[in-house]
Molecule: Glycine riboswitch aptamer
Organism: Dorea sp.
């Protein structure tokens, strides 16, 4: 000096589902019923890592035992998503909105 990466600001695009009903001046708040998944949060498959038990096998010149290695069984830990749960959030417009594109900033690795 500086990719990639991470965080962040602006910007482009951005789906789903009752402008439900009762009370009420009220889009807020509360009750009741019906829904959505793409803020956030929770759940887990293979794989990987320990533990226990035990069968069989391996190797140690031979045999036996223990330990070791592999195998089998049981149980634990770790373990992703746009999957799943619907806690939270949302169900006219606006706002919000995962992922993605563009521009900038910060950190800063490889080379």
């Nucleotide at each position: 000096u500086g990719a990639u990466a991470u965080u962040u600001u602006c910007u482009a695009a951005g789906a789903g589902a009752g402008a439900g009903u009762c009370g009420u001046u009220a889009u807020a708040u509360g009750g009741c019923c019906g829904c959505c998944g793409a803020a956030g949060a929770g759940g887990c498959a293979a794989g990987c890592c320990g533990g226990a038990u035990u069968u069989c096998g391996g190797a140690c010149a031979g045999c036996a035992g223990a330990a070791c290695c592999g195998u089998a069984u049981c149980g634990g830990g770790u373990g992703a998503a746009a999957c799943u749960u619907u806690c939270a959030g949302g169900c006219a417009a606006a706002a919000g909105g995962a992922c993605u594109g563009g521009a900038g900033a910060a950190u800063g690795u490889a080379c």